This is a predicted structure of a 72-nucleotide RNA (transfer RNA) from Rattus norvegicus. Rfam family: tRNA. By type it is a transfer RNA. The RNAcentral record of the sequence draws on ENA, GtRNAdb and Rfam. Model confidence (mean pLDDT): 82 of 100.
């Protein structure tokens, strides 16, 4: 230098056009003599970034950044 793949709450993760899923974490409540476990409610996401397409983009297309792999 070329090609391929990845980037989504604090952490891990699903979703591949109609406004983001679950787990974990944290807070509160119930349960307990108290704690743990369990159960319920809540908090937590400009979906890496800039542009394009579209009525509508996390999702499709192009550029960039970072990471991983392969080739030279």
């Nucleotide at each position: 230098g070329g090609c391929u793949c990845g980037u989504u709450g604090g952490u891990c993760u699903a979703g591949g056009g109609g406004u983001a899923u679950g787990a974990u974490u944290c807070u509160c409540g119930c349960u307990u003599a108290g704690g743990g476990u369990g159960c319920g409610a809540g908090a937590g996401g400009u979906c890496c970034u800039g542009g394009g397409u579209u009525c509508a983009a996390a999702u499709c297309c192009c550029g960039g950044a970072c990471g991983a792999g392969c080739c030279c």